[in-house]
RNA sequence: GGGGGUAUAGCUCAGUUGGGAGAGCGGUUGCUUCGCAUGUAACAGGUCUGGGGUUCGAAUCCCCAUAUCUCCA
Numbered sequence: 001g002g003g004g005g006u007a008u009a010g011c012u013c014a015g016u017u018g019g020g021a022g023a024g025c026g027g028u029u030g031c032u033u034c035g036c037a038u039g040u041a042a043c044a045g046g047u048c049u050g051g052g053g054u055u056c057g058a059a060u061c062c063c064c065a066u067a068u069c070u071c072c073a
Stems, first nucleotide, its partner, number of pairs: 001072007010025004019056001027043005049065005
């Protein structure tokens, strides 16, 4: 320098015929207990890496950039 992958909640990740943003773990509160653990109910937590474009509508399609992994040279 060139090819490919990945980027979504605090962590690990799901989410492609374009329309509801989610799960597990973790956190907070309540119940349960003499107390803790377990169990259980509820809640909080996201500008979906950044910018632009297409579209009535974009995490999702297109372009550029950034970070990271990998292959070739």
Predicted 3D model of a 73-nucleotide RNA (transfer RNA) from uncultured Ruminococcus sp. It was read from a public genome assembly. The prediction has a mean pLDDT of 82. It matches the Rfam family "tRNA". Rfam's curators write: Transfer RNA (tRNA) molecules are approximately 80 nucleotides in length. The family's RNA type in Rfam is transfer RNA.